Notes:
SAM riboswitch aptamer (S box leader) from Firmicutes bacterium ASF500, 101 nucleotides, folded computationally. It matches the Rfam family "SAM riboswitch aptamer (S box leader)". From the family's description: The SAM riboswitch is found upstream of a number of genes which code for proteins involved in methionine or cysteine biosynthesis in Gram-positive bacteria. The coordinates come from a structure-prediction model, not an experiment, and the mean pLDDT is 85. The source organism's lineage runs through Bacteria, Bacillati and Bacillota. The RNAcentral record of the sequence draws on Rfam and Ribocentre.

[in-house]
RNA sequence: GCCUUAUCAAGAGUGGUGGAGGGAACGGCCCUAUGAAGCCCGGCAACCUGCGCAGACGCGCAAGGUGCUAAAUCCGGCGGUAGUGUAUCGAAAGAUGAGGG
Numbered sequence: 001g002c003c004u005u006a007u008c009a010a011g012a013g014u015g016g017u018g019g020a021g022g023g024a025a026c027g028g029c030c031c032u033a034u035g036a037a038g039c040c041c042g043g044c045a046a047c048c049u050g051c052g053c054a055g056a057c058g059c060g061c062a063a064g065g066u067g068c069u070a071a072a073u074c075c076g077g078c079g080g081u082a083g084u085g086u087a088u089c090g091a092a093a094g095a096u097g098a099g100g101g
Stems, first nucleotide, its partner, number of pairs: 002100007013041001015040003021031003026076003042069003047065002049062005073093001078090005
């Protein structure tokens, strides 16, 4: 990097370090010297995992492996519906987990 599958409107810092970028890409719109990214610590959640109950792949507890910690995946593009600068549903793309060749 590819395939399958589940989830993506909840939640999480008045910390340290660092010193100019960041929000995937594009178009927007934002965040940022009242301090960006990265790293450390803290935290959130509970996909895998462990334990218990159970036997319906359900419930509870823990937190070892991941993940996450501005804004709905920040919004949009493609398609459907609706008296249509809008609303809503879905897809695509993306992210994360688990499995696979």